Description: A computed fold for an 84-nucleotide RNA from Metabacillus litoralis, annotated as c-di-GMP-I riboswitch aptamer. Its Rfam family is "c-di-GMP-I riboswitch aptamer". Its family is annotated with cyclic-di-GMP binding in the Gene Ontology. Taxonomically the source falls in Metabacillus (Bacteria, Bacillati, Bacillota, Caryophanales).
[in-house]
RNA sequence: AUUAGAUAAAGGCAAACCUUUUGAAAGAUUGGGACGCAAAGAUACAGGUAUAAGGUUUUAUGCUAAAUCGGCUGUGCUGCCAAA
Repeated sequence: AUUAGAUAAAGGCAAACCUUUUGAAAGAUUGGGACGCAAAGAUACAGGUAUAAGGUUUUAUGCUAAAUCGGCUGUGCUGCCAAA
């Protein structure tokens, strides 16, 4: 440097649910809590998800993101351990 995550160790993260704050909502956040995770690290560039306050006109359980999601996929960046 490449491949790959069989085994082991050190540590790391934390779904649902409850709770705090926040938001129109989706959601985010605090403290518990562990379903899982080798990038479940950071990022909204491409695709996609959820929401629709405001806007819109056809007044509809409509449409629409600048608000949202990295524990949805891809791209690029960074990174622990042991193995080949």